A computed fold for a 690-nucleotide part of an RNA from a Candidatus Omnitrophota bacterium, annotated as large-subunit ribosomal RNA, domain II. The organism belongs to Candidatus Omnitrophota, within Bacteria. Rfam family: Bacterial large subunit ribosomal RNA. RNAcentral holds the full RNA, with entries from ENA.

Context: one part of a larger RNA
RNA sequence: UCCGGCGAGUUAUUUGGAGUAGCAAGGUUAAUCCCUUCUGGGGAGGAGCCGUAGCGAAAGCGAGUCCGAAUGGGGCGAAAGUUACUUUAAAUAGACCCGAAGCUGAGCGAUCUACUCAUGGCCAGGAUGAAGCGCAUGUAAAAGUGUGUGGAGGUCCGAACAGGUUAACGUUGAAAAGUUAUCUGAUGAGCUAUGGGUCGGAGUGAAAGGCUAAUCAAGCUCAGUGAUAGCUGGUUCUCCUCGAAAUAGCUUUAGGGCUAGCCUUAUAAAUUAGAGUUUGGGGGUAGAGUACUGAAUGGGCUAGGGGACCUACCAGUCUUCCGAACCCAAUCCAACUCCUAAUACCAAACUUUUAUAUUAUAGGAGUCAGACUAUGGGGGAUAAGCUCCAUGGUCAAAAGGGAAACAGCCCAGACCGUCAGCUAAGGUCCCUAAAUAUAUGCUAAGUGGUAAAGGAUGUGGAAUCACUAAGACAACCAGGAUGUUGGCUCAGAGGCAGCCAUCAUUUAAAGAGUGCGUAACAGCUCACUGGUCGAGUGGUUUUGCGCCGACAAUGAUCGGGGCUAAGCAUAUUACCGAAGCUACGGAUUGAAGAUACCUACGGGUAAUUUCAGUGGUAGAGGAGCGUUCCAUUUUAGGCUGAAGGCAGACCGUUAGGACUGCUGGACGAGAUGGAAGUGAUUAUGCCGGA
Numbered sequence: 001u002c003c004g005g006c007g008a009g010u011u012a013u014u015u016g017g018a019g020u021a022g023c024a025a026g027g028u029u030a031a032u033c034c035c036u037u038c039u040g041g042g043g044a045g046g047a048g049c050c051g052u053a054g055c056g057a058a059a060g061c062g063a064g065u066c067c068g069a070a071u072g073g074g075g076c077g078a079a080a081g082u083u084a085c086u087u088u089a090a091a092u093a094g095a096c097c098c099g100a101a102g103c104u105g106a107g108c109g110a111u112c113u114a115c116u117c118a119u120g121g122c123c124a125g126g127a128u129g130a131a132g133c134g135c136a137u138g139u140a141a142a143a144g145u146g147u148g149u150g151g152a153g154g155u156c157c158g159a160a161c162a163g164g165u166u167a168a169c170g171u172u173g174a175a176a177a178g179u180u181a182u183c184u185g186a187u188g189a190g191c192u193a194u195g196g197g198u199c200g201g202a203g204u205g206a207a208a209g210g211c212u213a214a215u216c217a218a219g220c221u222c223a224g225u226g227a228u229a230g231c232u233g234g235u236u237c238u239c240c241u242c243g244a245a246a247u248a249g250c251u252u253u254a255g256g257g258c259u260a261g262c263c264u265u266a267u268a269a270a271u272u273a274g275a276g277u278u279u280g281g282g283g284g285u286a287g288a289g290u291a292c293u294g295a296a297u298g299g300g301c302u303a304g305g306g307g308a309c310c311u312a313c314c315a316g317u318c319u320u321c322c323g324a325a326c327c328c329a330a331u332c333c334a335a336c337u338c339c340u341a342a343u344a345c346c347a348a349a350c351u352u353u354u355a356u357a358u359u360a361u362a363g364g365a366g367u368c369a370g371a372c373u374a375u376g377g378g379g380g381a382u383a384a385g386c387u388c389c390a391u392g393g394u395c396a397a398a399a400g401g402g403a404a405a406c407a408g409c410c411c412a413g414a415c416c417g418u419c420a421g422c423u424a425a426g427g428u429c430c431c432u433a434a435a436u437a438u439a440u441g442c443u444a445a446g447u448g449g450u451a452a453a454g455g456a457u458g459u460g461g462a463a464u465c466a467c468u469a470a471g472a473c474a475a476c477c478a479g480g481a482u483g484u485u486g487g488c489u490c491a492g493a494g495g496c497a498g499c500c501a502u503c504a505u506u507u508a509a510a511g512a513g514u515g516c517g518u519a520a521c522a523g524c525u526c527a528c529u530g531g532u533c534g535a536g537u538g539g540u541u542u543u544g545c546g547c548c549g550a551c552a553a554u555g556a557u558c559g560g561g562g563c564u565a566a567g568c569a570u571a572u573u574a575c576c577g578a579a580g581c582u583a584c585g586g587a588u589u590g591a592a593g594a595u596a597c598c599u600a601c602g603g604g605u606a607a608u609u610u611c612a613g614u615g616g617u618a619g620a621g622g623a624g625c626g627u628u629c630c631a632u633u634u635u636a637g638g639c640u641g642a643a644g645g646c647a648g649a650c651c652g653u654u655a656g657g658a659c660u661g662c663u664g665g666a667c668g669a670g671a672u673g674g675a676a677g678u679g680a681u682u683a684u685g686c687c688g689g690a
Stems, first nucleotide, its partner, number of pairs: 001690006011093013026050003032044005054061002064076004096234002099231001103224006114198009123188001125157003128153001132149006161185003166181004200216001202212003237624006247260005261367002263364007272357001273354001274352008287339001288337002294332002297329004304322002306319004370395010400411003415586004420582003426576003429561003435573001437572006448563001454548002458545010475532005481505003486500003511526001515524002587614007595606004625679001627676006637667001644663005650657002
């Protein structure tokens, strides 16, 4: 990993609901007893229970009663039940199955290890040289000093022995803790053998929560025990109808619950609900505004303050300083409003083949982690595939087509079949179904096929201003002068360092000078003017499409090829394109109609017509298939071959069911009912095999 087998909503009691059956103002027996053909059947048993009347605290009254002075009003009442079976849910039990760590009790363990007791054993060799003692010296005597002797020590080096420092290897090992090298202690609080002692909230511990048999923040075994698990995993055949939620409130609550909301089933009921129109409502959002509160800018005016002057005091004068209030102008507000929508919401009337979608009662749920997208907002940084609300959509629970690929985007909601047709989004050069379509423009950047502030004689359109055959713009030829070197300043300042002024003349025109230049002049040039030439020229604003700005790590790219349209804009006509729509055939659900048959008259069954449906997770409801056993049943059948197995082109909408052949070698389908140890690809499921 595969195959086979096993493997999970059961049973009992009570209660509510639904269905079926019996009897019915009644229904029903329990224990127990009797009979019997004895896992069974029949009978007796009316104790008891439910119902038949309620209301009131009660006295009590009674289809009523209570409150009350009330003949008013209001509350609660006045329409069949009961027993059994089936089913569903709840409660109590292990209660769908598997799974803890744990808690408690009774026992078993100190052959490992910790400590301890008794009796034993062991420690090569070498080094150092304490006390004491002898001798010498020394002293009044000592102390002291020297030298020898001596052999102390949790002393030193180092084998056995004990340990386990560092590193490598080993890591399905040679080994469930080792090997090799290296290292520590090695006469001591040393090591070790044998026998004995102490134990589970207990022992032992030179203390690490260490050790107590590969187990220790409480050993192991068995029992209580199916502990409990708001947690994880798993939960087995089919088809049909409907179909959610991820919200609110409360919660030692937040990944759990309860009630409501939303789903389903049954019953009942109203012109109940939905949509549209009209009418009538309340509102204070968007916007706007500044009339209020508040914020905030400039100016005016001004109380007050500061400063200066003056001053014995009181006062006074000045001030380009500060400045409340007030006025003017301009600006702003979720917690401002003199104003104020569109929508939305509420109600009524009318319309409407939408047609129960509404509401009530009763049974059963699931849901309480939501995601993205569009719009309106809060938080954040007007960040996030961020977070929190609101209103839609989609996904969740939705397949199909488009977006290259792509839950949440665009189109569109899959009952089944068809080698039919029409369309949606999106497309129509090739990959690739369909236009190398038509018309008019734009783009030259491969822009298209990422991005900003900002920048630019890119290019198309529009508007406007100015000049222009009295000749513009550009180019070329010529002029560009005089008072004057303006005045001042300055070493100098002559148009051209700087300051002031910026006039006048001659003129076709020419600045007290646009730039270069000189030490200063000079020189070149411009403005301005004439001529040549002969037709448009220059500026501003706005707009379409482009350009630069433009930087990331393995090889690039629009999906690719490739494209100058096969790019962009506007318009038009075709076509392609989905599980959409249509056509034809079929299935099924619901409603309505008529027909036939049956009927306990409630209805049921069958075929048929019309209309509307038939995506689906959690979940509610309905109808079936198959397995084992029992009854009918000593069934039909079966050695002329049962069950089981293998194979096959048969039948059915599915679970499934036949038939034939081979195998197999003795049982056994089917029908009608009944009862369940009743269905397995999944639980790191269990057992066996490969």